[in-house]
Context: one part of a larger RNA
RNA sequence: GAACGAACGCUGGCGGAAGGCUUAACACAUGCAAGUCGAGCGCACCUUCGGGUGAGCGGCAGACGGGUGAGUAACGCGUGGGAACGUACCUUUCGGUUCGGAAUAGCCCUUGGAAACUGAGGAAUAAUACCUGAAUACGCCCUUCGGGGGAAAGAUUCAUCGCCGAAAGAUCGGCCCGCGUCAGAUUAGCUAGUUGGUGGGGUAACGGCCCACCAAGGCGACGAUCUGUAGCUGGUUUGAGAGGAUGAUCAGCCACACUGGGACUGAGACACGGCCCAGACUCCUACGGGAGGCAGCAGUGGGGAAUCUUGGACAAUGGGCGAAAGCCUGAUCCAGCCAUUCCGCGUGAAUGAUGAAGGCCUUAGGGUUGUAAAAUUCUUUCAGCGGGGAAGAUAAUGACUGUACCCGCAGAAGAAGCCCCGGCUAACUCCGUGCCAGCAGCCGCGGUAAUACGGAGGGGGCUAGCGUUGUUC
Numbered sequence: 001g002a003a004c005g006a007a008c009g010c011u012g013g014c015g016g017a018a019g020g021c022u023u024a025a026c027a028c029a030u031g032c033a034a035g036u037c038g039a040g041c042g043c044a045c046c047u048u049c050g051g052g053u054g055a056g057c058g059g060c061a062g063a064c065g066g067g068u069g070a071g072u073a074a075c076g077c078g079u080g081g082g083a084a085c086g087u088a089c090c091u092u093u094c095g096g097u098u099c100g101g102a103a104u105a106g107c108c109c110u111u112g113g114a115a116a117c118u119g120a121g122g123a124a125u126a127a128u129a130c131c132u133g134a135a136u137a138c139g140c141c142c143u144u145c146g147g148g149g150g151a152a153a154g155a156u157u158c159a160u161c162g163c164c165g166a167a168a169g170a171u172c173g174g175c176c177c178g179c180g181u182c183a184g185a186u187u188a189g190c191u192a193g194u195u196g197g198u199g200g201g202g203u204a205a206c207g208g209c210c211c212a213c214c215a216a217g218g219c220g221a222c223g224a225u226c227u228g229u230a231g232c233u234g235g236u237u238u239g240a241g242a243g244g245a246u247g248a249u250c251a252g253c254c255a256c257a258c259u260g261g262g263a264c265u266g267a268g269a270c271a272c273g274g275c276c277c278a279g280a281c282u283c284c285u286a287c288g289g290g291a292g293g294c295a296g297c298a299g300u301g302g303g304g305a306a307u308c309u310u311g312g313a314c315a316a317u318g319g320g321c322g323a324a325a326g327c328c329u330g331a332u333c334c335a336g337c338c339a340u341u342c343c344g345c346g347u348g349a350a351u352g353a354u355g356a357a358g359g360c361c362u363u364a365g366g367g368u369u370g371u372a373a374a375a376u377u378c379u380u381u382c383a384g385c386g387g388g389g390a391a392g393a394u395a396a397u398g399a400c401u402g403u404a405c406c407c408g409c410a411g412a413a414g415a416a417g418c419c420c421c422g423g424c425u426a427a428c429u430c431c432g433u434g435c436c437a438g439c440a441g442c443c444g445c446g447g448u449a450a451u452a453c454g455g456a457g458g459g460g461g462c463u464a465g466c467g468u469u470g471u472u473c
Stems, first nucleotide, its partner, number of pairs: 001473004006469005013345006019338002021303001026301003030298003035060003040057002043054004067256003076181007085173002090169008098134002100131002108122004112117001140149003154161002182228003189219003194216008231253004235246004258279005281292004309335001311334003317331001318329004348378004358369004382414001384409005392400001417462005422443003428457005438445002
């Protein structure tokens, strides 16, 4: 000198754009954040007989979006390759959609419980729910090449929308490898599924991934192992560069969801607002037993030098469901708060000397503040008041919002501070104090003439900011 997610002190007019718990991955009151489909199904209720509402069975979606960085030194990430894989919804192509069956929820009856309750028993019923029922099979799977196995679902307003098998594509993902990726040797040896093989199991898939048997290997001063620290990257910042530091916001990847473990469902999870078990904590209880998880958006307590509203709207963009109308969406778009940062603008302009008054200094003559003020003549940005008023929307639909912007009105009117003045370093005098009170980044000032302390006048610098502190180069 530059930079900052900054904080603190003094001060503070306006607008635009951005940013806003860096600390306790501490604990959380309350509300909202994931639903939707009646064009899959039966039932109950209401009905203006058009339809609507409710719980339930069923389908799709809750694996996305949003948050956080605890863990992780690792194929986690970055980059470049690879072969033994999966892929709902979407697109293309080929073929099919036949005949049957047994239940069950809701409802009703009985009953347990304080409550929670997929509680218990009984009776009846439907489906695009279920069937280790039958049929069919080009292609599909298995095969000893003889053969064997396996599917479907209907709905409707008659336009269609679906369902099943197979192939291909697209997209997304799983896996493997080369190279790169912090510090410590005051960590030198580490390793038993360990390293490899055979055979099997398992997986969507390769593989000690797992198992049985066999062999004795594998890694390491080119730093294994251990310990500490840390999410990684595009980037950001500094620097002429090389390099150093860093990883807030935005974007990509990873990991996590009270702590630890586990699987279920599913195309996809070992699942933030799903399930089960254990633990800590909080709450309810009739003491038998239950309920919960803000590292979603707001908000509260706590910690801290320190970080915002329990706001509006689905109008736009996007997502889920639906044939659609539409519903949901704290994603998102907006608004609120904060000089936290960057940028822009203003706090007036011109003229104005007898150089007024006052202040300060003085060698008492004067000098300086100073064209500064007053005064005269103008202007009206911004703010204020009144009127008009978009785009963002494509037929309709605008939260923002009577917003941006335009026109008019009044009046210099409402709008300047902070730090410094010994040298480094731009800027000097007087008074007070007297090694005191104090200053200080370094050198150093102060003990009676202090340009260094405190005040004043004057001056210098920056300016809605200015200084200080912290951190990086």

A computed fold for a 473-nucleotide part of an RNA from an uncultured organism, annotated as small-subunit ribosomal RNA, 5' domain.
Rfam family: Bacterial small subunit ribosomal RNA.
The prediction has a mean pLDDT of 85.